This is a predicted structure of a 77-nucleotide RNA (transfer RNA) from a Verrucomicrobiales bacterium. The prediction has a mean pLDDT of 81. It was read from a public genome assembly. Rfam family: tRNA. Rfam links the family to the GO term triplet codon-amino acid adaptor activity. Rfam classes the family as a transfer RNA.

RNA sequence: CGGGCCGUAGUUCAGCUUGGUAGAACGCUUGCAUGGGGUGCAAGAGGUCGUGAGUUCGAAUCUCGCCGGCCCGACCA
Numbered sequence: 001c002g003g004g005c006c007g008u009a010g011u012u013c014a015g016c017u018u019g020g021u022a023g024a025a026c027g028c029u030u031g032c033a034u035g036g037g038g039u040g041c042a043a044g045a046g047g048u049c050g051u052g053a054g055u056u057c058g059a060a061u062c063u064c065g066c067c068g069g070c071c072c073g074a075c076c077a
Stems, first nucleotide, its partner, number of pairs: 001073007010026004020057001028044006050066005
């Protein structure tokens, strides 16, 4: 320098192909059960979907730029 993949809740990820109310598990908070813990059950909080722009009635999803991470290749030594 070129190419590919990835970025979504505190963590690990799904959802993207085919645009239409943002989700799961674990974790966290509260309540109940227990003398207490563990555990189980119930309820709840928690997201500018990396960032900017474009297309669209509508974008996590499509298009372009940028940022970060990983991998491959080229180049130099």